Large-subunit ribosomal RNA, domain VI from Seramator thermalis, 254 nucleotides, folded computationally. The sequence was found in a public genome assembly. It matches the Rfam family "Bacterial large subunit ribosomal RNA". The coordinates come from a structure-prediction model, not an experiment, and the mean pLDDT is 86.
Context: one part of a larger RNA
RNA sequence: CGCAAGAGAUUUGCGAGGCUCCGACACUAGUACGAGAGGACCGUGUUGGACAGACCGCUGGUUUACCGGUUGUUCCGCCAGGGGCACCGCCGGGUAGCUAAGUCUGGGCAGGGAUAAGUGCUGAAAGCAUCUAAGCACGAAGCCUACCUCAAGAUUAGAUCUCUAUAUAAGGGUGGUUGCAGACGACGACCUUGAUAGGCUGCAGGUGUAAAGGCGGUAACGUCAAAGCCGAGCAGUACUAAUAACCCGAAAAC
Repeated sequence: CGCAAGAGAUUUGCGAGGCUCCGACACUAGUACGAGAGGACCGUGUUGGACAGACCGCUGGUUUACCGGUUGUUCCGCCAGGGGCACCGCCGGGUAGCUAAGUCUGGGCAGGGAUAAGUGCUGAAAGCAUCUAAGCACGAAGCCUACCUCAAGAUUAGAUCUCUAUAUAAGGGUGGUUGCAGACGACGACCUUGAUAGGCUGCAGGUGUAAAGGCGGUAACGUCAAAGCCGAGCAGUACUAAUAACCCGAAAAC
């Protein structure tokens, strides 16, 4: 920009993409077959592998704005206690999130249609015979479906419901607080009639018992103390910030 008024929802599916895998064991059955040795088709059930999908409760990984330990040096006048730098200085742990090596009544199934090679029925040409010439029936992991995803710029521009009439309306956008959304646009939530983010409080969770002081010990250290500190998690709470406002947007056919 189009889809001949403008919108908000919900959809149909032209078409496109994806999927399509392979074992083991048991039963059928020690049956059919075979002198025996051996040993099935068909069918059914169970259980795996690889692949694909989803997820983070479990097991782990990561976790450079969390906690602790510790070395050197420098700074905070000194002690104590801390800050900077040294690969996050090194080391031990580690929430959320993201993840696989972790987990999952989960996927391939089943079914339908048309066929290939092939197997047939009826059947002449050719009194027979013949699956073929007319006609008819079967028959593959393959084809079309089925299953999953996208999908009306499918210009063949589809359908349904609802809303809007005098400068704007319905509605949309700008702006702001933002997210499990995200390169930017976009998408989702919220904007005081408010829990959208931050803060605060509580909880979960992490670290592992802070500083100062008391007590015990010659001291290291122990103890008062499950302390202190804490990112993203879950709630509550208007304390802070989402103020106020502006712009676009139907005169249409019959």